[in-house]
RNA sequence: GUCCGAUAAGAGCAAACCCCGGGAAACCGGGGGGCGCAAAGCUAUGGACCUAAUGGGCAUCAGCCCUAUGGUUGCCAGGUUGCCGAA
Numbered sequence: 001g002u003c004c005g006a007u008a009a010g011a012g013c014a015a016a017c018c019c020c021g022g023g024a025a026a027c028c029g030g031g032g033g034g035c036g037c038a039a040a041g042c043u044a045u046g047g048a049c050c051u052a053a054u055g056g057g058c059a060u061c062a063g064c065c066c067u068a069u070g071g072u073u074g075c076c077a078g079g080u081u082g083c084c085g086a087a
Base pairs, nucleotide, nucleotide: 004085005084012037013036017032018031019030020029021028022027035074041080042079043078045077046076047075048072049071050070055066056065057064058063
């Protein structure tokens, strides 16, 4: 230094749920909270998944189907940066 990752040390992040705000929704921001996390830091590049405003198509006019330009990095890879050091 690389792989690796401990009932080590010191820090860090924050699921569900609740409140406030944004959004058509998925979901996001802030506060509380704490299930978990060694990249649960950053990045939508590939796959996956969610939503369907818009635009199409259909309709028995109730609605239904397709569509990402919207989302999820705490779904999996890739890229990139980084703390500690037992076996």